A computed fold for a 1523-nucleotide RNA from an Elusimicrobiota bacterium, annotated as small-subunit ribosomal RNA. It matches the Rfam family "Bacterial small subunit ribosomal RNA". The organism belongs to Elusimicrobiota, within Bacteria. It was read from a public genome assembly.

RNA sequence: AAUGGAGAGUUUGAUCCUGGCUCAGAGUUAACGCUGGCGGCGUGCCUAACACAUGCAAGUCGAGCGAAGCUUUCAGUUCGUAUCGAGAGCUUAGCGGCAGACGGGUGAGUAACACGUAAACAACCUGCCCUCAAAAGGGGGAUAACCUGACGAAAGUCGGACUAAUACCCCGUAUAAUCCUCUAGAAGCAUUUUUAGGGGAUGAAAGGCCCGCAAGGGUCGAUUGAGGAGGGGUUUGCGGCCUAUCAGCUAGUUGGCGGUGUAACGGACCACCAAGGCUAUGACGGGUAGCCGAUCUAAAAGGAUGACCGGCCACAAGGGCACUGAGACACGGGCCCUACUCCUACGGGAGGCAGCAGUGGGGAAUUUUGGACAAUGGGCGAAAGCCUGAUCCAGCGACGCCGCGUGGAGGACGAAGGUCUUCGGAUUGUAAACUCCUUUUGCAGGGGACGAAAGCCCGCAAGGGUUUGACGGUACCCUGCGAAUAAGCCACGGCUAACUACGUGCCAGCAGCCGCGGUAAUACGUAGGUGGCGAGCGUUACUCGGAAUUACUAGGCGUAAAGCGUGUGUAGGCGGGAACUUAAGUCUGUCGUGAAAGCUCAGGGCUCAACCCUGAAAGGCCGGCAGAAACUGGGUUUCUUGAGUACGGUAGGGGAGAUUGGAAUUCCAGGUGUAGCGGUGAAAUGCGUAGAUAUCUGGAAGAACGCCAAAGGCGAAGGCAGAUCUCUGGGCCGGCACUGACGCUGAGACACGAAAGCUAGGGGAGCAAACAGGAUUAGAUACCCUGGUAGUCCUAGCCGUAAACGAUGUAGACCAGGUGUGGGAGGUAUCGACCCCUCCCGUGCCGACGCUAACGCAUUAAGUCUACCGCCUGGGGAGUACGGCCGCAAGGUUAAAACUCAAAGGAAUUGACGGGGGCCCGCACAAGCGGUGGAUCAUGUGGUUCAAUUCGACGCUACGCGAAGAACCUUACCUGGGCUCGAACGACCGGUAGUAGCCUGAAUGAAAGUUUAGGCGAUCCGCAAGGAAGCCGGCCGAGGUGCUGCAUGGUUGUCGUCAGCUCGUGUCGUGAGAUGUUGGGUUAAGUCCCGCAACGAGCGCAACCCCUGUCCUGUGUUGCUACUCCGCAAGGAGAGGACUCUCAGGAGACUGCCGUGGAUAACACGGAGGAAGGUGGGGACGACGUCAAAUCAUCAUGGCCUUUAUGUCCAGGGCUACACACGUGAUACAAUGGCAUAGACAGAGGGCAGCAAGACAGCAAUGUGGAGCCAAUCCCUAAACUGUGCCUUAGUUCAGAUCGUGGGCUGCAAUUCGCCCACGUGAAGCUGGAAUCGCUAGUAAUCGCAGAUCAGCAGGCUGCGGUGAAUACGUUCCCGGGCCUUGUACACACCGCCCGUCACACCACGAAAGUCAGCUGCAACAGAAGUGUCCGCAAUACCGCGGAUUCCAAGUUGUGGCUGGUGAUUGGGGUGAAGUCGUAACAAGGUAGCCGUACGAGAACGUGCGGCUGGAUCACCUCCUUA
Repeated sequence: AAUGGAGAGUUUGAUCCUGGCUCAGAGUUAACGCUGGCGGCGUGCCUAACACAUGCAAGUCGAGCGAAGCUUUCAGUUCGUAUCGAGAGCUUAGCGGCAGACGGGUGAGUAACACGUAAACAACCUGCCCUCAAAAGGGGGAUAACCUGACGAAAGUCGGACUAAUACCCCGUAUAAUCCUCUAGAAGCAUUUUUAGGGGAUGAAAGGCCCGCAAGGGUCGAUUGAGGAGGGGUUUGCGGCCUAUCAGCUAGUUGGCGGUGUAACGGACCACCAAGGCUAUGACGGGUAGCCGAUCUAAAAGGAUGACCGGCCACAAGGGCACUGAGACACGGGCCCUACUCCUACGGGAGGCAGCAGUGGGGAAUUUUGGACAAUGGGCGAAAGCCUGAUCCAGCGACGCCGCGUGGAGGACGAAGGUCUUCGGAUUGUAAACUCCUUUUGCAGGGGACGAAAGCCCGCAAGGGUUUGACGGUACCCUGCGAAUAAGCCACGGCUAACUACGUGCCAGCAGCCGCGGUAAUACGUAGGUGGCGAGCGUUACUCGGAAUUACUAGGCGUAAAGCGUGUGUAGGCGGGAACUUAAGUCUGUCGUGAAAGCUCAGGGCUCAACCCUGAAAGGCCGGCAGAAACUGGGUUUCUUGAGUACGGUAGGGGAGAUUGGAAUUCCAGGUGUAGCGGUGAAAUGCGUAGAUAUCUGGAAGAACGCCAAAGGCGAAGGCAGAUCUCUGGGCCGGCACUGACGCUGAGACACGAAAGCUAGGGGAGCAAACAGGAUUAGAUACCCUGGUAGUCCUAGCCGUAAACGAUGUAGACCAGGUGUGGGAGGUAUCGACCCCUCCCGUGCCGACGCUAACGCAUUAAGUCUACCGCCUGGGGAGUACGGCCGCAAGGUUAAAACUCAAAGGAAUUGACGGGGGCCCGCACAAGCGGUGGAUCAUGUGGUUCAAUUCGACGCUACGCGAAGAACCUUACCUGGGCUCGAACGACCGGUAGUAGCCUGAAUGAAAGUUUAGGCGAUCCGCAAGGAAGCCGGCCGAGGUGCUGCAUGGUUGUCGUCAGCUCGUGUCGUGAGAUGUUGGGUUAAGUCCCGCAACGAGCGCAACCCCUGUCCUGUGUUGCUACUCCGCAAGGAGAGGACUCUCAGGAGACUGCCGUGGAUAACACGGAGGAAGGUGGGGACGACGUCAAAUCAUCAUGGCCUUUAUGUCCAGGGCUACACACGUGAUACAAUGGCAUAGACAGAGGGCAGCAAGACAGCAAUGUGGAGCCAAUCCCUAAACUGUGCCUUAGUUCAGAUCGUGGGCUGCAAUUCGCCCACGUGAAGCUGGAAUCGCUAGUAAUCGCAGAUCAGCAGGCUGCGGUGAAUACGUUCCCGGGCCUUGUACACACCGCCCGUCACACCACGAAAGUCAGCUGCAACAGAAGUGUCCGCAAUACCGCGGAUUCCAAGUUGUGGCUGGUGAUUGGGGUGAAGUCGUAACAAGGUAGCCGUACGAGAACGUGCGGCUGGAUCACCUCCUUA
């Protein structure tokens, strides 16, 4: 100095990457929705180049001409301005001149010298304008207007007669113009040009006006020539769209000679001759498109666009054509054809808004039928002037940009109202009100522009005079009035600034992407509040950006999309060392150009800004000239290292052909031999007494080559394997003789190319798609089995594809190593060989740097560089359709779109899962014991029933559960009857005297209640007034076992008493995460030890707590009794603390000791001692979490619902129903028993509205009565068991359901619906199908006892003790769990995911007999207008008339091509909520999967052949790493 670059959301449980989709920005000729005060400057049919009513947009010149009309002057005439003469002014049709080729519009066509840029014309033209030079003499005949006649509806036309010119024609002159020719020079790259001189030919003109008596002058014109300026024409280099599913195009085509034509070159055109010309650097064809300056965007490079303004081009209803002219093939001229519109008297005519306004139409959409020539500019004119929808202005539109305003300051009671609320308040909010101030804007009044000096007149000149404003009474200035007249739109889940309430309830709706909505929605609708922008705000559409998402700047290709299957090689691209040269690329300097406007910078003018003005700068792949020579290129010379040749060796399943060998299978023949063989998970089909299988001998045939053999060799790849011979390709090593860059890559092209498949002919042993049969199965078009044909083999030809893979293109260079192996060479040493060392080539593994998203790669790169080729750009549709090419076919190759989704994908992580693996545990299995499932009953549940059978709990983890106890109550349910501030509490308002309340009654009623009689009868404070309390009424509120356990707290279950779950710091990894916590041992245990990038810690485990087992100490009644006394005994009295026991406190057990094993560890095993031995036994205790697990009916609680009822009271009923099903239990089926009788031994609890002894009554339940006991004191209080007897295997002396009768107890009440007793009755049941449960020791089994609940009711539950077993080899299997590892397409996590047919609905697309339309090629016909040519005619100049012919527009016909529409039917595809059939894939997915191919099959798919690992698991081999 340079001023310039931001990202986010969305794939996942999470991560990194790849990759698409979406958003934030800027812009617009915009439109739509809501809203709208003012001004300035801009801007306004993007669609139908659709059709146009009406008006205007190009005229002007009387100073070119003749004439006419009007006005007027003069003179004369006259009755008379009636007429005539002369003049002036104005107007006008006509002749004539100039201009109508500019200005204005539009973008249809055009892919082209159309445009841009730079050049060329020695191949050209140029009116008006400027400069210079010259010249202007003479003559002639017409014609329009006017007049007249005729035709016609009109438009118009024809005839006759008259007349003028700056109209037209002729003659003369012209050294300068043009042409021809001769001589001599000069220039140019060239065709050619030019100079000087000589000769010859051709060619001009017009006047008007003014001054002047005239002469003459002035001025405007006319003619010739030269020059200029400006304008035009032609040619060329370069530049800018898509498509190859358009690959070949071309006959005037390419060139030549000669002509025609033109202003001019030219196949522009014509005749003849030749056969060329263009194309992969994209011809030809198709599609689209006006090009540019510039505009928008972008950091830039780029991308997109071509409105307004400016330059160029093209067009003027669709086509064709010429005329005039300086200029046109002419927007507001002509002729013709076509389509359309209009007029018509039907004969015939008229027209062209893509000028300005305007209309209709189309459309989402685009303005006034305005003013003025005042300015700028244009045409004509001498000028005045006229014309000018160019232009300048105004109008309409928030269409855009810019500016201004809708007030400013103060103002707390933080007003009212609104909204929310935890009810305290918060917010709207200084906002308002209110006070003071200002007046832009607005309204009113007054003033009032700049833009206007040219021109004109006067004047010799200097100068003087004078006219003109559409906008517009506008801008602006002054004064007055008064906050007066002026705010909306969108958004508020994230991206993205901004939050609450109500309503709604997967509805209504929202949505740019992700996504919201199924009763607490910051996402829908509304409200309040907030945010953003603001006269606008949003939406839609489009462009660029972000998008490095087409990557030139600046991307990729092992696994994400992407390396052609492989090679040879053409074009092309790129190319080794040295020297000289050149100057194309490159670089430097200079000159020219790159219009103006715009952008940028500086300055200036409108009050600012937008806007405008002035100046500068910038802008090109541009052109000319000069220079430089390093690099690239060209030329020349040279070199050897790249490459190649020759020579000497060498390894090999390299290729082709021929010959040949043995083993095995099958078949045939024969022998021996007999009943089976074969096959499978198990079978069957099949073969076999007609002799199989087995075995022996002999023979036949075809295919493949065991061991060697290897991760080893060879080949470009595919691929190649018995042996021998012949032919043949390539590699490697060695030394360095030769050539001298001969090289690398390689679009097209060509060649090779597994298996399957095809054609023809052979061959055919085994195997084996299809097929058949047998099995399996729900089915089994499969997997398994028995057979079996194509095929597999050979020859000749085709096909051309594979997971043709290292998923890795070829070639070269460079960058640590280590270790195997194949080939070769050398060295040391040795007699020699091996070993060892070095080098080259190949082939593996490990690994450093580096790279990578990671996995991984790593001298054989996926590292660092170079050259060239191929390929990719979200998923699906689809490697499909159509078209082309190839193929006999199968098919291959090239290769889309509509539509649809917001993902699809890679690698890695943590889990979960696996019909994956390893290790381990548990009454998990096993080993045992006893049950359940069968019977009857009890109880709970389902179901059913009912007015109600209240509710909850539902796999394990609901079902003798909530309920530790439903006759009323409980009670929540039903029926009926009542109450309505209520059965209890609080606040407020009003009322209240025989009131509230109390007592005794009555009526009614089922009761609750209702009504009512009698009696008693009220408080506190205060002097009083009054107040408080009570009661009644009202209003807030109360109440709810009503809903939501998916809004919640709390509590609980379960995995599981399983051994786990985590954290800090550090380290590793981009990250999710990992490590720690894995490993080796060990344990009941993440228990402990050792090791280790980890070191520590926490919650869990264990221990600490309680009970129990032994001992000690203390205590000693109500307990105990070794001791004494009394008593026949029971017992009593004393005494004692020793014992049992009680309650406290201690001790004890820790692998402490010994041995063995182990690693000198942890620990394990054994032993000793001990009451107890390895956590002694039992309990309490439940990590992080899982199951939206259970409970709103324990309780609490948000929200919702209800309020004379879903609240509350009462009576009765129900929860107890009963065809049935299930769970949990009780009792049994009997003799290890039952009955009878006699006898013995507990523990732990409970007891005053209680436990209740002894006694008496009763068969008994129980009753009477009541000692004792508020409890180590009294009571409740044992049974199995033991002894003896009977029963004797039976539905029994088993069992005890059911029913009957009579009693007892509790209680207001026992009918629905309690328990107990006695007598009678005496059912099923004789050990239980499939299946299933509990338990490992004081356990199971068995026996009874107590307690809670409780008036009463226990087969349930919770405790207690008595008696007291059996078994565990072991971890293969079932179930559950823990750790490690592996695969995964799962993550709602295998109860996962997911494929295809079929059925239904919708959508787009392909094919299709055809059919319709458009474009176009070829051929033929046709031939208007018109040009050219020829012929004829006519004529006083010029002009003309007729005919023929060439070319030729629309049109017609035939036949092709392309494109589009439509089409019965048909094909696949996509999408869709829960449809049907199966289960193909993901785990070893239950037959590993996939690729190519062939056959088959409802479907996914199956099978054969070959290939791949992108296959799990186990074992073996080999190599490598570490020790």